[in-house]
Molecule: transfer RNA
Organism: uncultured Clostridia bacterium
RNA sequence: GCCGGCGUGGCGGAACUGGCAGACGCACAGGACUUAAAAUCCUGCGGAGUAAAAUCCGUACCGGUUCGAUUCCGGUCGCCGGCA
Numbered sequence: 001g002c003c004g005g006c007g008u009g010g011c012g013g014a015a016c017u018g019g020c021a022g023a024c025g026c027a028c029a030g031g032a033c034u035u036a037a038a039a040u041c042c043u044g045c046g047g048a049g050u051a052a053a054a055u056c057c058g059u060a061c062c063g064g065u066u067c068g069a070u071u072c073c074g075g076u077c078g079c080c081g082g083c084a
Stems, first nucleotide, its partner, number of pairs: 001083007010026003019067001028044005046057003060076005
C1' cells in the first nucleotide's frame, strides 16, 4: 500500500427483514434477612434537565438514503486478521 472483519451504558454482550436502543450477565448503590457478615431476595443503575417529574439527547466520528437507521450507502479514525 491493497483486501476483509469489528467499534453499542463502568465491563462482557444482545437487539441486524430498517420499526419502543440498551435484553441477559457482571460490577456498583439502597433496602430486606443476620448478633455482624457472606450467600440469597427486592429495587435502582447512559447523559442533560427538574424539587420530583415532564422533556430532550445518546449505538466510534462526519455526512447521505428513508416517514423511520445500531442495522443500508459514502468518507474519517481506532483495533484485529490476511496479502504484498